This is a predicted structure of a 1462-nucleotide RNA (small-subunit ribosomal RNA) from an uncultured bacterium.
The RNAcentral record of the sequence draws on ENA.
The prediction has a mean pLDDT of 83.
It matches the Rfam family "Bacterial small subunit ribosomal RNA". Gene Ontology terms of the family: structural constituent of ribosome and ribosome.
């Protein structure tokens, strides 16, 4: 900071930005310096090197050189040198090196200690004397393939031994005992004592990982004595004793792990982490052991077991890279079989010196870090080219080219170091760094990334595909999410990318969370262990506070200096670093002590009070039910309606009496009581806590409790009685329903209240609120107690006050909010329990507990980006309240049945072009489809095109007429020859931009319309209220046709709607009076003339109606009721006018448009079909079905409106449709045009009719190029279905329904019965708002939010995953019992066999003392047995988690349609 929502606020996880690093992979690659490089198989090793040194310890051997005899001149000899060197001693090898398997330990780290050891070095002190025997090496012999020895024989030494002396050690003490070495010139050793110093061992305090689903562990175990052992303390080891030691402050087991200094991140506190440096440990193929030595149980020593590899002559040997380099193997992964002892160090030695894969270098690897570079200044025609464009230009981009410079760095050539010290001598690095000189911009840029986060846009490509993706999430035809380009923004010889740690994450919360409703208070009490605890006194000085002292290695970190050309590196220096020790001091508070005080907390006593507290025993009325018995007769019973089912064998109803078993009405309450489960009739006994008062007693005795104990509703188990009601299971009973294993009903068995002994131990065990203490406004209730007061007094009664308990408002706080608020969810303390995203799961497995059901305890693998409070506006609800409307009702009339027109769906066809599709399509786009229209199909043609613009070229050509062909489009041959004559206009060819599409997207779009709805409501400014979304305003009380108006109010105020302004129309003035009109006057056939403006009527202004006036109701308002006047009266009637928005609603085919498609064709032109095709459904009309009628005959009255490509009169002709003519009329004048229904009088006589006309035949008319597919009329004949129409549903409240004609656009005609106007006649009903259906309000639920056509649960099918159980079957690890015993060490023996001293005798023997050898204790690895424990696989098996569009149902959210839930 993204991310739960429409949205808010929170809790809460996921995720990202940042750092690191022994890293690896992908792209890319110029240099230089510092560091750094097997993290995995403690795998296996070929083949070089890594520990030697000393001749001044020692005896042989004895080069080269000198130097003397001798010579045959080749040399021999002898001496003198001493180079080499095996052994023989000495000293080193126990250090350095390297690796972390092993191990949870005194291994580490700190910080004390002591019973010790200490070679080489250092100080003191002393002494080095007298003796003496051998064995290597060599010589001979002699086994073996080798390794590698055996015999016998000579020999030195600082090697060995004896003996004397010693300041030493042991011991009380006599006293016993114990050293030496020598070799050079100086010097260097060597014994012994004491001391230091350095190394080393031993112990103790205190830190150090994870798991209770490891709770008990232990026999040398734990202590003591003796006694061995050891450098040296100790069960260290062994006799005997005695029972102990460890452990909830986690022992023992299991896991896993080298520990620090550091190192990484972090504001810190922590967290992670243990490479490279460097301190300790461990280990060296595995296991055992001891040997030598100061020092090992020893990496490059020995001895044995194992296992591997090797070499052999098969007898029998030899090896151990975790040392440097290397090979192979493992793995995503880690280097040269280099140089150098110059330096540093180390071993040895007196030194020279020798060694020296320690180490200093140097190579490979961008693996880190750091520092440098790939050039620099100028350069606008802002080149060309890319990519974008709104076509004008932007953009790369001063970037490039060109100019001018520079030369870090590259190549070449000179010059060349420091590192060397302590007299010479001595440099691997290296001809290196570093300087000088030339040469030429020369030799040097990626990478990822551009929807938010997150700095950075744009175009083509694709079309839910291919892909991207850290979360969120892009992609289904206009993708800044994929892929390319072009541009950007970011690092930069590096840049992304995975994986790992820390942060961010206050997300384990000391610092620094929480638990009423989000995860979180255990069902409740009692109480151990711990943990906290009132006043006050003295004493002490653990904690604490402060001084000093020691130590906390060094590197590191930080700070200042300085040194490589900066830096990275280095060096100096400070200064930091502990819950450390040590010791002084201070005592406020915590603690410790004290037969200390003390009385506020607690505890007892006493005196009183309430109670559905508990237990036990009686008891008592009312009811259902049964049994008997009386009355009485058909029905009872139940339901939403029924039906099962009792019942004429007498029920239900009723009156008597009985019998059972259970729960107690009224009292009863927002009461009382209990710790909580809970507790109700009455009485009676026992018996717990509680309140209050008032003293007095003890004296801190107190709180709160892990573990434990002990109680805990209902179901449910065990045994046993008991059973009236009511009831899970049952009924193939009854209904309901698609079903109905429910919900209703009618029955009914466990259970039940009951009783009696025992289990279980869980509830939504709820105040979803643990438990004590203290403080912190009130107001009003109500229980139980105390004092005080009123009215003379008592009593009742009333008041104050105060204690306890118990409920509703409420202030300050708090709190997400919602709420809580002295009964706290406020403000502190103490203590205990519990939470760390949803799911998987309160589930597996282990354990406990139970008779069982089951409970307690309780994971992980997978999986999703959320789940969840609260509160918000809306939408919903088979919620609730108010109000409206031809929505209901009440009426009228009609659809739906016929036949027929029209549209539509279906069919069909070569086409039946297309669009509208619930209301809001369907006589709708079409106010007119024979051609055309026309988009559709067939066929024929055309290709700058039927059509528009531009250019550049050429033609002088038109256009019309005629003929030919041919269906026409066209085509051909004749005719013709516009204006304008200079160009040219116009036409036509030819080329190029382009034209053209009724192709597609109404989900990309204007624009227009539909509809909710003429319904009354949408909203904003400021204020105020809320953390916020919002909320007030607009809600309420009235009232309206209205969010109309009033009043009241944290609102106030204004838009958009509503009303009203307009139009028509009702009345009435005024003015004008032709084509209109005619009272009066004249004149006619006729307002025809003349005249007239009164009336009609026209035109054009006016007036008039506002609840204005009265009465009444009302809040005196608004406004309603009634009433006068008036032509109208409460909007007079109608009309135009459609707020915000909704329906991705229509509509790319009116029209304008974006993007795509198509370009000799999806463009055009032409002829013919189609659109009209017909088993069939529905929608809207017309006509009917008939006497309120049909037919005929006569007669009356209208408006709108139309008319020159027109409307057409008088007249004549047709039966008619119409015809020939043609007056008037561009229209208040002429025409169309006779209005019909009415009225008058006549017929029909209730029939399929003198109704109805549909169909059909047949003969005409008129429109037109043409009526054949496919026109209207008209005339004769034909005379079908229809007798009023099922469920069901339309319309209409007044000049309105019904019903009567008229007129008109479209249009050649005309399918028009549609539409849109027009006047004519001229109703009937409204109680009332219960239902339907829609609409506005408030208001309440919600898991909706695409908004109930929502959301959503479970079984079953499919797939894919991961885990759980299982006969079994495979293997690790520890352990325990036995066997079997290698080296070895120790003990015992010791017939064998020994040189040094001893004694004898004299070469031999004895002694001393020691050796193989042999037994034994211990003891490594094997072997045997049965178990534990973990892991692996396993037929079958169980549940779980995912997967766009499976199947059945509908279980939750609304009163979810039986209220949900434990």
């Nucleotide at each position: 900071a993204g991310u739960u929502u429409g949205a808010u606020c929170c809790u809460g996880g996921c995720u990202c930005a940042g750092a690191a690093g022994g890293a690896a992979c992908g792209c890319u690659g110029g240099c230089a310096g510092c560091g750094u490089g097997c993290a995995u198989a403690a795998c296996a090793c070929a083949u070089g090197c890594a520990a030697g040194u000393c001749g001044a310890a020692c005896g042989a051997u004895g080069a080269a050189a000198c130097a003397u005899u001798c010579u045959u001149c080749g040399g021999a000899a002898u001496g003198u040198g001493g180079a080499a060197g095996a052994g023989u001693g000495g000293c080193g090898a126990a250090c350095g090196g390297g690796u972390g398997a092993g191990g949870a330990a005194c291994a580490c780290g700190u910080a004390a200690g002591a019973a010790u050891c200490u070679g080489c070095c250092c100080c003191u002190c002393g002494g080095u004397c007298g003796g003496g025997g051998a064995c290597a090496a060599c010589u001979c012999u002699u086994g073996g393939a080798a390794a590698c020895g055996a015999g016998a024989g000579c020999u030195a030494a600082u090697a060995c031994c004896c003996g004397a002396u010693a300041c030493g050690c042991u011991g009380u003490g006599g006293a016993g005992u114990g050293a030496a070495a020598g070799a050079a010139u100086u010097u260097c050793g060597c014994c012994g004592a004491g001391g230091g110093a350095u190394g080393a061992u031993c112990u103790u305090g205190c830190g150090u990982c994870u798991g209770a689903u490891u709770a008990g562990c232990u026999a040398g175990u734990u202590g003591g004595u003796g006694u061995g052992g050891u450098a040296a303390u100790g069960g260290c080891a062994u006799a005997c004793c005695a029972a102990g030691g460890c452990g909830a402050c986690g022992a023992u087991c299991a896991g896993u792990a080298g520990c620090u200094g550091g190192u990484c991140u972090g504001a810190g506190a922590g967290g992670a982490u243990g490479a490279a440096c460097a301190g300790c440990c461990a280990c060296a193929u595995u296991g055992g052991a001891a040997c030598u030595g100061a020092g090992a149980c020893a990496c490059g020593g020995u001895c044995c077991a194992a296992a591997c590899u090797c070499c052999u002559a098969c007898g029998g040997g030899a090896g151990g890279c975790a040392g440097c380099a290397g090979u192979g193997g493992g793995g995503a992964a880690u280097u040269u079989u280099c140089c150098g002892c110059a330096a540093u160090g180390g071993a040895c030695g007196a030194a020279a010196g020798u060694c020296u894969g320690a180490c200093g270098g140097a190579g490979c690897g961008a693996c880190g870090c750091u520092g440098c570079g790939u050039g620099a200044a100028g350069g606008a025609u802002g080149a060309c080219g890319g990519c974008c464009u709104g076509c004008g230009g932007g953009u790369u981009g001063u970037a490039a080219a060109c100019u001018u410079c520079u030369u870090u760095u590259c190549u070449c050539g000179a010059a060349g170091a420091a590192g060397a010290a302590g007299c010479u001598c001595u440099g691997a690095c290296g001809g290196u760094a570093u300087u000088c000189g030339a040469g030429g911009a020369a030799u040097a840029a990626g990478c990822a990334u551009c929807g938010g986060c997150u700095a950075a846009c744009u175009c083509c490509g694709u079309g839910c595909c291919a892909g991207c993706a850290g979360c969120c999430g892009c992609g289904g035809u206009a993708a800044u999410a994929c892929g390319g380009a072009g541009g950007g923004g970011g690092c930069g010889a590096g840049c992304g990318u995975u994986g790992u740690c820390c942060g961010g994450a206050u997300u384990u919360a000391u610092u620094g969370g929480g638990c009423g409703u989000a995860a979180a208070g255990a069902g409740c009490u009692c109480g151990u262990a711990g943990g906290c605890g009132g006043u006050u006194c003295a004493a002490c000085a653990a904690g604490u506070c402060g001084g000093u002292a020691g130590u906390a290695a060094a590197a590191g970190c930080u700070c200042a200096g300085g040194g490589c050309u900066c830096a990275a590196c280095c060096c100096u220096g400070a200064a930091a670093u502990g819950u450390c020790u040590a010791u002084c001091g201070a005592u406020a508070c915590u603690g410790u002590u004290g037969u200390g005080a003390c009385u506020a907390g607690g505890a007892u006593a006493c005196g009183g009070c309430a109670g559905a507290g508990g237990u036990g025993a009686g008891u008592g009325g009312a009811a259902u039910u049964c049994c008997g018995a009386g009355u009485g007769u058909a029905g009872c019973g139940g339901u939403g309606a029924a039906a099962u089912g009792c019942g004429u064998a007498g029920a239900u109803a009723u009156u008597c009496g009985g019998a059972g078993g259970a729960a107690c009405a009224c009292c009863a309450a927002u009461u009382g009581c209990g710790a909580a489960g809970g507790c109700a009739g009455c009485u009676c006994a026992c018996u717990g806590g509680g309140c209050c008062g008032c003293u007095a007693u003890c004296g801190a005795c107190g709180c709160u409790g892990a573990g434990g104990a002990g109680c805990g509703a209902a179901a449910g188990c065990u045994a046993g009685g008991g059973g009236a009601g009511c009831a899970a299971a049952c009924a193939g009973g009854g209904a309901u329903u698609a079903g109905a294993u429910a919900c209703c009903c009618u029955g009914g068995u466990a259970g039940u209240c009951c009783c009696u002994a025992g289990c279980u131990g869980u509830a939504a065990a709820c105040g979803a609120u643990g438990g004590a203490u203290a403080c912190u406004a009130g107001a009003c209730g109500u229980a139980g107690g105390a004092a005080c007061u009123g009215g003379a007094u008592u009593g009742a009664c009333g008041g104050u006050u105060u204690c306890u308990g118990u409920g509703u408002c409420g202030u300050a706080g708090c709190u997400a909010a919602c709420g809580c608020g002295u009964u706290a969810a406020g403000u502190a303390u103490c203590c205990c329990g519990c939470c760390u995203g949803g799911g998987g799961a309160g589930u597996a497995c282990g354990g406990u507990c139970g008779c069982a059901a089951g409970a307690c305890u309780a994971a992980a693998a997978c999986u999703c980006a959320a789940a969840g409070g609260a509160a918000u506006u809306g939408a919903c609800g088979g919620g609730a309240c108010c109000c409206c409307g031809c929505a209901c009702a009440a009426g009228c009339g009609g659809c739906g049945g016929a036949g027929c027109a029209u549209g539509c769906g279906g069919c069909u066809u070569a086409a039946u072009u297309c669009g509208a599709u619930g209301a809001u399509a369907c006589c709708c786009g079409u106010a007119g489809a024979a051609c055309c229209u026309u988009a559709c199909c067939u066929g024929g043609a055309c290709u700058u095109g039927a059509c528009a613009u531009a250019u550049a070229g050429g033609g002088u050509c038109a256009a019309g007429c005629u003929a030919u062909a041919g269906a026409g489009a066209u085509a051909u041959a004749g005719u013709g020859u516009g204006c304008a004559u200079u160009a040219g206009c116009g036409c036509c060819c030819u080329a190029u931009a382009c034209a053209g599409g009724u192709g597609g997207u109404g989900c990309a779009u204007g624009g227009c319309u539909g509809u909710c709805g003429u319904c009354a409501g949408c909203u904003c400014g400021u204020g105020c209220c809320g953390u916020g979304a919002g909320a007030u305003g607009u809600u309420g009380g009235g009232u309206u046709a209205a969010g109309u108006c009033c009043c009241g109010c944290a609102a106030c105020g204004a838009g958009c709607g509503c009303a009203a302004c307009c139009c028509c129309u009702g009345u009435c003035c005024u003015a004008u009076g032709u084509u209109g009109c005619c009272a009066g006057c004249a004149u006619u056939u006729a307002g025809u003339u003349g005249g007239g403006g009164a009336c009609u009527c026209a035109u054009a202004g006016g007036a008039g109606a506002c609840u204005g006036c009265c009465g009444g109701u009302g809040a005196u308002a608004a406004a309603c009721c009634g009433g006068a006047g008036g032509a109208a009266g409460g909007u007079g009637g109608g009309g135009a006018u459609g707020a915000c928005g909704u329906c991705a609603a229509g509509u790319c085919a009116u029209c304008a448009u974006g993007c795509c498609c198509c370009u000799u064709a999806u463009g055009u032109c032409c002829a013919g079909g189609g659109c009209u095709g017909c088993a069939c459904g529905c929608a809207u009309g017309c006509u009917a079905c008939a006497a309120u009628g049909g037919c005929a005959a006569g007669u009356a009255c209208a408006a709108c409106g139309a008319g020159u490509c027109g409307c057409a009169a008088u007249a004549c002709c047709g039966c008619g449709a119409g015809g020939u003519g043609g007056a008037g009329c561009a229209a208040a004048u002429c025409u169309c045009u006779u209005a019909a229904a009415g009225c008058u009088c006549g017929u029909c006589c209730c029939a399929g009719u003198u109704c109805g006309g549909a169909u059909a035949g047949g003969g005409g008319u008129c429109u037109g190029c043409a009526a054949c597919u496919c026109g209207a009329c008209u005339c004769c004949u034909u005379g079908a279905a229809g007798u009023u129409g099922g469920a069901g549903u339309c319309g209409c409240u007044a000049g309105u329904a019904a019903u009567c004609g008229c007129a008109a656009a479209u249009c050649a005609g005309c399918a028009a019965a549609g539409u849109u106007g027009c006047g004519g006649u001229g109703a009937a009903u409204a109680c009332g708002u219960u239902c339907u259906c829609g609409g506005g309000g408030u208001u309440u639920g919600u898991a909706c939010a695409c908004a109930c056509c929502g959301c959503c649960c479970g079984u079953c099918a499919a797939g894919u995953c991961a885990c759980g159980g299982a006969a079994g079957u495979c293997g690790g690890c520890a352990a325990u019992a036995c066997c079997c015993g290698a080296a070895g060490c120790c003990a015992g023996u010791g017939g064998u066999c020994c040189a040094a001293c001893c004694c004898u005798u004299u070469u031999a023997g004895g002694g001393a003392g020691g050796a193989a050898g042999c037994u034994g204790u211990c003891g490594a690895a094997g072997g045997u047995a049965g178990g534990g424990u973990c892991g692996g696989u396993a037929a079958c098996u169980g549940g779980g988690a995912c997967u766009a569009a499976g199947u059945c149902g509908u279980a939750a959210c609304a009163a979810g349609g039986u209220a949900a839930c434990c």